[in-house]
Context: one part of a larger RNA
């Protein structure tokens, strides 16, 4: 390279946006750049005992350039169209984002009172704490962090993620009816944006929990599991980092392909005093199951089915996501990423 693959065997970039590129609805016209194939058929040999069949060679032809032609299809030119896409409009659900304000439980600390011997902790203990009055109880105060119940196999968001209440600003989705634009689309190398936790830099904050560390146990030992303390951190502001089993271990888009059932938002019809109910459409989220697919497990209109387009990635185990080099980073490190050798 050909060919084959990517849920779990090696392999789906963490997610989006979008440049180049690739690909691209329907109808008519122009041009002719791409295109106008092979098998088959014919002739002559050969191989299956012959033949059918297979195979080799030749012919038809082929390469390059030119000329003449065809116009279905791709492309080009021009004009149109509305189903893809979008805009406007009326509704609608939502823990979507960001900023501000407010709230009550709990925890810890503190102050005053009551009270008077233990408390705390464990499998059992001890360290710890307490007559300098603890624990318990009760009135007050302060601080920081997180938001019980509702809560759902529920919702929203590109993903990471997102939940006390209220307010301001703001993004996206879905549904409906008709208007408008008229292919404006899909994907996307580089580039760019966002990106849990931990870590880092500089301010602030520091209730709880708690790497490190100290002590008590356990043990042969115990740099652990258990207990008592406890620094960084956990919170916030401005930066930085750019990684996770960043998982549905399943790239995106479009079309098609049995059902059953539950649920969220919404439209229509039916029905009712009303909430329900029943039927049906559309957009999600689940369970189950046929065909098909799959090595099996399983998946199955939310495909891992049937097809098309684009992009990423894989090619035995180890060496190794290491070395070297480059880029980025304050650093930690990240990204790119071999070979010798060995089985």
């Nucleotide at each position: 390279u050909u060919g084959g693959g990517c849920c779990u065997a090696a392999a789906a970039c963490g997610u989006c946006c979008g440049u180049a590129g690739g690909u691209g609805g329907c109808u008519u016209u122009u041009u002719a750049a791409g295109u106008c194939a092979a098998a088959u058929c014919c002739c002559a040999a050969g191989g299956c005992u012959c033949a059918a069949c297979c195979c080799u060679g030749g012919a038809c032809a082929g390469g390059u350039g030119g000329u003449a032609g065809a116009a279905a299809u791709u492309a080009c030119c021009a004009a149109g169209u509305u189903g893809g896409a979008g805009u406007a409009u009326g509704g609608u659900a939502g823990g979507g984002g960001c900023a501000g304000a407010g709230g009550g439980a709990a925890u810890u600390u503190u102050c005053a009172g009551u009270g008077g011997a233990g408390c705390a902790g464990u499998a059992a203990a001890a360290u710890g704490u307490g007559u300098a009055g603890a624990g318990a109880u009760c009135a007050g105060a302060a601080a920081g962090a997180a938001c019980a119940c509702c809560a759902a196999c529920a919702g929203c968001u590109a993903a990471a993620g997102u939940a006390c209440u209220c307010u301001a600003c703001u993004g996206g989705g879905c549904c409906g009816a008709c208007a408008c634009u008229g292919a404006u689309a899909c994907u996307g190398a580089g580039a760019g944006a966002c990106g849990a936790a931990a870590a880092c830099u500089a301010g602030g904050g520091g209730a709880u929990c708690g790497a490190a560390u100290g002590g008590g146990a356990u043990u042969a030992g115990a740099u652990a599991c258990c207990c008592c303390a406890g620094u960084a951190g956990u919170c916030u502001u401005a930066g930085c980092c750019g990684u996770a089993a960043a998982c549905g271990a399943u790239g995106g888009a479009u079309a098609c392909u049995a059902g059953g059932u539950a649920u969220u938002a919404u439209g229509c019809g039916u029905a009712u005093c009303g909430a329900c109910u029943c039927g049906u459409g559309c957009a999600g989220u689940g369970c189950u199951a046929u065909a098909g697919c799959u090595a099996a497990c399983g998946u199955a209109u939310u495909a891992a089915g049937u097809a098309u387009c684009c992009a990423g990635c894989c090619u035995g185990g180890g060496g190794a996501g290491c070395a070297c080099a480059u880029u980025c980073g304050c650093a930690a490190g990240a990204a790119u990423g071999a070979a010798a050798c060995u089985c």
Record summary: This is a predicted structure of a 343-nucleotide part of an RNA (small-subunit ribosomal RNA, central domain) from Ehretia macrophylla. Its mean pLDDT, the model's own confidence on a scale to 100, is 86. The organism belongs to Ehretia, within Eukaryota.